């Protein structure tokens, strides 16, 4: 010096647990703004992530039982559905990028 690797947060799926909603919050979109995080060390967006405003959209109920003047209704349970919260397992993917380290060959 030249060439290969390898390691984080972390994010998606699946199962499985406990919750919310279905009296429409959530979840998704989109524009404002404000913060954060990004392999061991620095630096870091046009990317990610969170909090907030605001703006279009937009949904799946149903059985049972009590309670009722057995009528209006109201309440528990339970099947469901909801791009539904959380946590656990498992597989997958995984520094945007630059510099330096670190392993290996030469």
């Nucleotide at each position: 010096g030249u060439c290969a690797g390898a390691g984080u947060a972390g994010a998606a799926a699946a199962u499985c647990a406990c919750g919310c909603g279905u009296g429409a919050a959530g979840u998704g979109u989109c524009a404002g703004c404000c913060g954060g995080a990004c392999g061991g060390g620095g630096a870091g967006u046009u990317g990610c992530c969170g909090a907030u405003u605001g703006a279009a959209c937009g949904a799946a109920a149903g059985a049972u039982u009590u309670c009722g003047c057995c009528a209006a209704g109201a309440a528990a349970u339970u099947u469901g559905c909801g791009g539904u919260g959380u946590g656990a397992u498992u597989u997958u993917c995984g520094c945007a990028u630059c510099c330096c380290g670190c392993u290996g060959a030469u």
The RNA shown here (THF (Tetrahydrofolate) riboswitch aptamer) has 106 nucleotides. The prediction has a mean pLDDT of 78. It matches the Rfam family "THF (Tetrahydrofolate) riboswitch aptamer". A reference for the family is Ames et al. (2010), "A eubacterial riboswitch class that senses the coenzyme tetrahydrofolate", Chem Biol. The sequence was found by an Rfam model in a public genome assembly.